[in-house]
RNA sequence: GUUGAUAAAGGCAAACUAUCUGAAAGGAUAGGACGCAAAGUCAUGGGUCUAAAGUGCUUCUGUGCCAAGACCGCCAGACUACCGGCU
Numbered sequence: 001g002u003u004g005a006u007a008a009a010g011g012c013a014a015a016c017u018a019u020c021u022g023a024a025a026g027g028a029u030a031g032g033a034c035g036c037a038a039a040g041u042c043a044u045g046g047g048u049c050u051a052a053a054g055u056g057c058u059u060c061u062g063u064g065c066c067a068a069g070a071c072c073g074c075c076a077g078a079c080u081a082c083c084g085g086c087u
Stems, first nucleotide, its partner, number of pairs: 001086004011036002016031006034073001040079003044076003047071004054065004
């Protein structure tokens, strides 16, 4: 530099459950493993979800839009890194 093996030292942890938290999406911790070679970090581009506040409509309790929030285990991009193979 390149690559990710039916290897190995180790790592992470989906669904689900419990508790806490948030208006919600979601998040934290513990249990638990479906998977992951960046399932490490960053919301930068796209995407998805929520939308208490604001605002439009309305049959007056519903609904559209949206400031904002969330997801990196949706796809890209940037940065960083363990172990091994090959060169």